[in-house]
RNA sequence: CGCUCAUCCAGAGGGGUGGAGGGACCGGCCCUGCGAAGCCCCGGCAACCCUUCCGGCACACCGCGCAGCCCGCGCGCGCAACGCCGGAACAGGUGCCAACUCCGGCCUGCGACCAGAUCGGCGCAGGGAAGAUGAGGG
Numbered sequence: 001c002g003c004u005c006a007u008c009c010a011g012a013g014g015g016g017u018g019g020a021g022g023g024a025c026c027g028g029c030c031c032u033g034c035g036a037a038g039c040c041c042c043g044g045c046a047a048c049c050c051u052u053c054c055g056g057c058a059c060a061c062c063g064c065g066c067a068g069c070c071c072g073c074g075c076g077c078g079c080a081a082c083g084c085c086g087g088a089a090c091a092g093g094u095g096c097c098a099a100c101u102c103c104g105g106c107c108u109g110c111g112a113c114c115a116g117a118u119c120g121g122c123g124c125a126g127g128g129a130a131g132a133u134g135a136g137g138g
Stems, first nucleotide, its partner, number of pairs: 001138001003136006013042005021031003025105004043097003048093002051089007062078005101130001106127006
């Protein structure tokens, strides 16, 4: 850099430095000299990955049971790891700590407005695109 998957209405800020921008892009709307971005320190949130543990599901092998007996098939029950689902905990790898990803952008449906209809605009809902973060692989 591009690919795949998951998540994105929850949560969590102080200080120093710096000195005008920031919220990805575009439009809107916001934040900001009562101090933006960036950098540093401390703190916090969360639980994607890693570690450990608990519960459940499922099941190979195996065991047991099922025709008067034996064997096989089949069926039922029980049982592990891996796996899947849910949960808990410390630390670590990341991430995050204004506003739903701040809202919209493209498509579809519905509604109100209208005598009726189309387009546009408005409101609501669903999907998508784009983006962010994590994990995996190239």
This is a predicted structure of a 138-nucleotide RNA (SAM riboswitch aptamer (S box leader)). Of the family's consensus pairs, 97% are formed in the model. Model confidence (mean pLDDT): 78 of 100.